[in-house]
This is a predicted structure of a 1497-nucleotide RNA (small-subunit ribosomal RNA) from an uncultured bacterium.
RNA sequence: AGAGUUUGAUCCUGGCUCAGAAUGAACGCUGGCGGCGUGCUUAACACAUGCAAGUCGCACGAGAAAGCCGAGAGCUUGCUUUCGGCGAGUAAAGUGGCGCACGGGUGAGUAACGCGUGGAUAAUCUAGCUUCGAGUCCGGGAUAACACUUCGAAAGAGGUGCUAAUGCCGGAUGACAUCACGGGGAUUCAGGUUUCCGUGAUCAAAGAUGGCCUCUGCAGGCAAGCUGUUGCUUGAAGAUGAGUCCGCGUACCAUUAGUUUGUUGGUGGGGUAAAGGCCUACCAAGGCGACGAUGGUUAGCUGGUCUGAGAGGAUGAUCAGCCACACUGGCACUGACACACGGGCCAGACUCCUACGGGAGGCAGCAGUGAGGAAUUUUGCGCAAUGGGGGAAACCCUGACGCAGCAACGCCGCGUGAGUGAAGAAGGCCUUCGGGUCGUAAAGCUCUGUCAAGUGGGAAGAACCCUUCCGUGGUUAACAUCCACUGGAAGCUGACGGUACCACUGAAGGAAGCACCGGCUAACUCCGUGCCAGCAGCCGCGGUAAUACGGAGGGUGCAAGCGUUAUUCGGAAUUACUGGGCGUAAAGGGCGAGCAGGCGGCUUGUUAAGUCAGUUGUGAAAGCCCGGGGCUCAACCCCGGAAGUGCGAUUGAAACUGGCAGGCUUGAGUAUGGGAGAGGGAAGUGGAAUUCCUGGUGUAGCGGUGAAAUGCGUAGAUACCAGGAGGAACACCAGUGGCGAAGGCGACUUCCUGGACCAAUACUGACGCUGAGGCGCGAAGGCGUGGGUAGCAAACAGGAUUAGAUACCCUGGUAGUCCACGCAGUAAACGGUGAUCACUAGGUGUAGCGGGUAUUGACCCCUGCUGUGCCGGAGCUAACGCAUUAAGUGAUCCGCCUGGGGAAUACGAUCGCAAGAUUAAAACUCAAAGGAAUUGACGGGGGCCCGCACAAGCGGUGGAGCAUGUGGUUUAAUUCGACGCAACGCGAAGAACCUUACCUGGACUUGACAUCUCGGGAAUUUUUAUGAAAGUAGAAAGUGCCCUUCGGGGAGCCCGAUGACAGGUGCUGCAUGGCUGUCGUCAGCUCGUGUCGUGAGAUGUUUGGUUAAGUCCAUUAACGAGCGAAACCCUUAUGUAGUGUUGUAUUUCUCACUACAGACUGCCCUGGUCAACAGGGAGGAAGGUGGGGAUGACGUCAGGUCAGCAUGGCCCUUAUGCCUUGGGCGACACUCCUGUUACAAUGGCCGGUACAAAGGGCUGCCAACCCGCAAGGGGGAGCUAAUCCCAACAAAACCGGUCUCAGUUCGGAUUGAAGGCUGCAAUUCGCCUUCAUGAAGUCGGAAUCGCUAGUAACCGUGGAUCAGCCACGCCACGGUGAAUACGUUCCCGGGUCUUGUACACACCGCCCGUCACACCACGAAAGUUGGAAACGUCCGAAGUCCGGCAUUAGCCGGGCGAAGAUGGAGCCAGUAAUUGGGGUGAAGUCGUAACAAGGUA
Repeated sequence: AGAGUUUGAUCCUGGCUCAGAAUGAACGCUGGCGGCGUGCUUAACACAUGCAAGUCGCACGAGAAAGCCGAGAGCUUGCUUUCGGCGAGUAAAGUGGCGCACGGGUGAGUAACGCGUGGAUAAUCUAGCUUCGAGUCCGGGAUAACACUUCGAAAGAGGUGCUAAUGCCGGAUGACAUCACGGGGAUUCAGGUUUCCGUGAUCAAAGAUGGCCUCUGCAGGCAAGCUGUUGCUUGAAGAUGAGUCCGCGUACCAUUAGUUUGUUGGUGGGGUAAAGGCCUACCAAGGCGACGAUGGUUAGCUGGUCUGAGAGGAUGAUCAGCCACACUGGCACUGACACACGGGCCAGACUCCUACGGGAGGCAGCAGUGAGGAAUUUUGCGCAAUGGGGGAAACCCUGACGCAGCAACGCCGCGUGAGUGAAGAAGGCCUUCGGGUCGUAAAGCUCUGUCAAGUGGGAAGAACCCUUCCGUGGUUAACAUCCACUGGAAGCUGACGGUACCACUGAAGGAAGCACCGGCUAACUCCGUGCCAGCAGCCGCGGUAAUACGGAGGGUGCAAGCGUUAUUCGGAAUUACUGGGCGUAAAGGGCGAGCAGGCGGCUUGUUAAGUCAGUUGUGAAAGCCCGGGGCUCAACCCCGGAAGUGCGAUUGAAACUGGCAGGCUUGAGUAUGGGAGAGGGAAGUGGAAUUCCUGGUGUAGCGGUGAAAUGCGUAGAUACCAGGAGGAACACCAGUGGCGAAGGCGACUUCCUGGACCAAUACUGACGCUGAGGCGCGAAGGCGUGGGUAGCAAACAGGAUUAGAUACCCUGGUAGUCCACGCAGUAAACGGUGAUCACUAGGUGUAGCGGGUAUUGACCCCUGCUGUGCCGGAGCUAACGCAUUAAGUGAUCCGCCUGGGGAAUACGAUCGCAAGAUUAAAACUCAAAGGAAUUGACGGGGGCCCGCACAAGCGGUGGAGCAUGUGGUUUAAUUCGACGCAACGCGAAGAACCUUACCUGGACUUGACAUCUCGGGAAUUUUUAUGAAAGUAGAAAGUGCCCUUCGGGGAGCCCGAUGACAGGUGCUGCAUGGCUGUCGUCAGCUCGUGUCGUGAGAUGUUUGGUUAAGUCCAUUAACGAGCGAAACCCUUAUGUAGUGUUGUAUUUCUCACUACAGACUGCCCUGGUCAACAGGGAGGAAGGUGGGGAUGACGUCAGGUCAGCAUGGCCCUUAUGCCUUGGGCGACACUCCUGUUACAAUGGCCGGUACAAAGGGCUGCCAACCCGCAAGGGGGAGCUAAUCCCAACAAAACCGGUCUCAGUUCGGAUUGAAGGCUGCAAUUCGCCUUCAUGAAGUCGGAAUCGCUAGUAACCGUGGAUCAGCCACGCCACGGUGAAUACGUUCCCGGGUCUUGUACACACCGCCCGUCACACCACGAAAGUUGGAAACGUCCGAAGUCCGGCAUUAGCCGGGCGAAGAUGGAGCCAGUAAUUGGGGUGAAGUCGUAACAAGGUA
C1' cells in the first nucleotide's frame, strides 16, 4: 500500500466482498510447563446454608456454669448431695460511649448542573484529628438489668417492686460566642462584607484512671489535696469532607412545533446549615421555543480502552474519580453527616413459620444454589503484610485485603532435543515405468540436560506494636514513681509454604496440533462421486477425466495452540473539516420578490470581542510516550520526566475580522433625453376560412380508404351562385428575429401599466449579494358556479383490419377546448446546466441603440455597449462534449445526492370540494443497477455492388405405375449411423450363404488372432462314428532342415498346460487425431513499424474511380508485408518441329506421343485525371480470366465420422469375446425425398441405310462356324492388347411403309406358363428369354427444381463394385443441338460504407404485464390483548405540618400524602376472519408493450 466482482472487450460512476488490528468472548478439534493478569456482557430473576460491624470493664450496676481442690452428710465403697476456695469479677446479657453515612456490590433509573471542565459561595456546614484560649461549680428525679407476676403457639408485649452511671434534668458562672441598638474606620461591580468602641439580652460541662504526701484534714496510709494521662464544656484557627449556584461541553427522532399556572416575577410570612416558588397568602402576566422548547426513544458520566497516518469513528469490563440504587413504592426518626445495602414505620408483590389468633424475611457483600443463557470459578486459607472500626493498651473485629484453588480466557517466556548419518533402506504416494517424492527425514553413531520426575538443602517478604534492659529529657521537695523519646540492644510475630531458588540422580527418555492449498492468497497430484452427495467470504465449483465436493499422498501457514462465529474500527475519499459531488452516471428548488441568517467596496481615527504573544493557576492518580531501575529475559512492577492540542486569570500587540465615530465614489440607485419590442390588463374593430340556415341553378351520386364499408343523397345531396347566422382562431409578414423571472406572448385601434437598453451630465453615498421558513406567479389536463359552443375532439357508437383488435384507419359524437369568477399547484416546468461578482485567445452571423470616416444622399468601412446564434484555442471532462452566454480559473450564499429494486409507495401530518398534491420510511430482496465510448451482430434503417437471386426463356418435380432411400408401424430380429439448406439412389463402387455388426438354437473359454513360459510331437496326409454345422470321440500313415562330443540341442510348424494377456462394429465425435461437409472460389482475413486515443481500439483496409477480385490507379498519417484473388499445374481449341509400332498413308492429310510457338489490352480510335480501366476496330484458330479442371484464406456451425483407420477414459472377460445352423437387414394400413417409364403422331411399329468417343480384358475378353424364336449352348482361333476380343449396323438422325386420336398397334405394371444362366444353394430373396395377361395413366392443385452455349434438352456407349444381381443408381464418353436475359423495383443469399440498438448464446436475440401455483416480509381491517404516561373524581396507610386540649408519655380536628378504585381522551406494541399491493421461484397460460423507423417513433 491494495485486491476480486457489472462488459465480447474498455474507461468511468457505484455498491457488495476480502486481506489488518482488537475482544470480559463463545463454539469445534487439539493440549507439556511456568509467570502476570482476567472471569454472569443474559434475569436490578428467585435464593437454602455459613460468614461479611463491631468494640470499650480505664463510663455503669449486676454477675454465672462446667471443671479442679478441701471439708461434711447419706450410704446400694463409688455414686448422690451440702459448704468453702480456685475457675472469676471471666462468659453471656443489660445501661452508656464511639462506630454502624467508611469499606464492599450493582448500573435499574437518569438526556439531568447527572457527569466533564472552569469558576462562585460576600448564601453554607464539617464528628473524629492538629494548634491556641477559657472552663470543668452546686444539686435533683428516674430507668433498664434484676426479682415477682400476667398474656401469647411463637415473635414478643404488659404490670408491680429495687438500683447505677461519662444516661436524663434543674440552678450558678460565662466570653474574643450569638443577637439587638448607637457611633467610627476599611473594603466592594450592585446587593453587601469586614473591623473597633459602648450598652443590653441568651447559652455549658462528666468524669475515669495511674501516682504522690509538699501544703490542709483524719494523722507516715487515705483523701477534700497535689500531680500525670485521658475525657467533658465553650470559643478561635487549620486541615479534611460535604452542601448549593453559575459559564461552556454532553445521543437520536421535526412523520414530536408549540409549551408552561407555582408556571415567570414581586411583596409579606414560613422553612433550611445555606441563596432560591423550596413552601404559603396576595399582586402583576409573565417564562421557554426553529441557535430546536415540549414530547418520544435510547443511555449511568469521565480518566481512559480499541482502531486509525491523522482528523475522526466505536466503546465506557477489570483499575481510578463522580453519580444513582439496595425486593417495589412512599415516609420520616436518630445523627456531624442518611431520608440509611446487612436500621425503623406504612402499603404492595413474593417466599417461609403457625396452635389460624398472628408472625418472620430481603446476597445489585464473599462463597454457594436454582433459573435464564452460546457463556463466566471455591459454600478454600489467613489477618503474616497493607488499610479500616473500637480500645489507654494488650487485644478483638474486618469474605476490605493478602494468598491459594478452577478455567489456554488473554498477554509473555520456555520446552518437545543437538550434531553426524545415502544402501538415498523398508513402507506410503505418484509415474511418461526410466524414475520421482516423503528424505538426512528414520535407523545407526556421538553428544547435551531446559521443563517435567525423584532426593537433599532452602530464602526475602518482619517493619511495627509490646515486654525487658540501657540512655536522654520532663514532672516533682525528691536521684521514688510516672510520663515522653527521631535513641540503642535483646526477645516475640509468615496464611502463602517446605513455595521461589540452589545442588544432585537417572534419562532422548514423558511433551504437536490445527487450518488451508481455483482466483483474491503462500501452497498440487491421485482415487471416489457424477447438477447427486456436497462446498461457498465474494466471484463461483459439481451434469464421467473436479488442483473448488469426500478420502489419500505431498505442500503452505501459524504453533500449545489453530480455526469458525459474533462485534468494533480500518481499508471506505462509501457522509468527503482534513477529503467528494450535482449537463448525460444518484443529485439545481418550475419561477420570482423578500423577513431572519450568512457574506460584503476604498479610506481615517478609536476600541480590543474574535485573533496573536508572554506569564500564571488548573488540567487527580493510574494509563500512553521518553529515560532509568527490579524480577535470569519478557509480560509485569517501581522511580523520574515529558505530554495532556482544554478552561480560567493576568500583561501586552493592533495587521486582519467585528464594534463605534467620520470621510470617499468605483458597487448600487435616482434625475434628463432617446429609440426598440407577439411584455401585461381592459374596451372596441376587421377580413379570410369551416359549419349551419334561406333562396336559386342542377342531377345521381357524394364521401372515405391500402382496399372497403358504416355515413349523407331522388323528401334532391355533393358541385356552383347569392344572402344571412354564430363561434373560435388570426394565413402571408415570420427570421436558431423580438419581449418577459419563469409559465408564456403573434390581426388592427385606443386607454392603463411593468421591465430592459443607449447617450450625456448631475445627485445620494455601500443604500449591496444570496436567501431557510413564510408570500406571490405558475403550461396542459382537472374540479365548482354561471354563460357559450362554429371547428376539433377523450368517453361512447358504428364500419373496417385481424386468429383476436376493448387499438392503429374510417364515419359520427359528448364532456372539454372559449368567456367570467373561484379552486387546484403539477410537467422531459429542459439549456435536463441555481443566483451574483471578477478574470481568461480569437473568427463569423444577427437584433437594438450610439461614435468615427465618407458621401449630394443611400450604401460600404472602422469602432463602443446590450441581447441572441454558430465555429474554434488554452483549460476542463470518464468520454461525449463545454469553451467570454463555460461544464475554464476564483469568491459568496441557497437547494440537492450517497448501490438497484421495494417506492416517490405505506403509515402519520398539512393542504384540497374531489381528483389528488407536499413531506416521506421500513421489512424483504439482488450483486449488481448505471454513464460514455469500442468492436461485432441485427433492423419490416439508408446508400453502392454482385450471384440462374428475380425477371426473360427451355425442360422438369408435385398427379399415375414401378424402382430406390427415409420416417412410421410391425417383428425373435427387422443391426448401426446420417435429420433444413449442408440427412433421405447418403456410408453401401453391388445384403441368397459369406458380407453381418441383428435375432433363434447348438458349441468353446489363454480363446478365431499376437508375444512370452513349460511339456510333447516333424510338418502333413488319409479315414471311422455322431451331429444341421461348428464340434466331440477315435484310428492309420509319416518321419524333413541346421549343429552335434551321437546323449542331444536349435529354427519353423502342430498339439496340450499355466498365467501374464488376447478380443469387443460395447459407450463417449460434447475427451481426441486424421479426413470431410457448409458459408464459398464469397473477397475477404491479418501482421510489423509509425501515428491517434487514458483505454477497449482506430488508422493502414476509409474516400473518388475501376475490376470477376482488398484487381489496379489516384488521393491519403501512414509506410510496408503476409494468407487468400490472380498467376504457376493438368486438359482442350490452332500452328510448327521431331518420332512413328500394332495407327495412317503410300505426295500429302488424319491419328498417337513428345517438345515448342501463340494472346500480352501488344496495335489503332474514342472516353477517362497525361491514371487504372472501359467501349469500338484490325489482325488472328482463339480477345480481353478463350472453355473446362485441380487448387478452398482467418474462421463459423461443440456440423459429420470412436462403424474406414488411429486413439484417451469408462465398461464386458465361461461373455458385450469367439465358432456355427437357420432366419433377419427384402416385413407393410401408410408418409416423404430422389429417380425411371409413360400418358403418345416432333409419336409407336416394321424394313432399309450412315456417323463416335472413351474404356475394359488371363480363376479374363472371347472371334469364325454350328444348334436354339430367344436368353443361351457347343466350339475353340486370337489376345497379357493403338495388333485380338467386348464390339455390333452405337443410338437418336436419314429414307420408305403402316397406324389416324382411340385408354389405342399409346402405356407397360401385374399375373400365369415354359425356359436359360450364375452359384454348395435362387423358398423366404437373383437376373435374363419366349408366349400369354394387359392395371393406373389422356400432361398433373397449392407449391417448387435445374439451366446462360457446344450449355439446356434429346440419344445411345463404356467402366468400377461384381460368381450372379435387384443398376432405372453412380462415375465417365461422345452424337444431335436450342431459346432467352428489357433490367435490378421485388423474393433469396452475399460483399462494402453509414445509421440506430436495452442484442454479445449476438433477432431462432432481448423483454413487459395480467392470470394460475408455492413461499416470504409488509400495509389496511370489524374487533381483541397488553404496556407506559398524563388528567379529572373518590377513598386514603405510615409520616409530617398546622390548630386546639392536656401536659410525663398523649388525645382530637384539618391539610399534604404511597397504594387502590373509577371516568373520558390520546399514545405505543402484539394478534385477527378477510383484503391490498410487493418480492422471489423450474421448462405454466394469454398476448407482444419496449429495444431497429421494434413494424402506430

Its mean pLDDT, the model's own confidence on a scale to 100, is 84.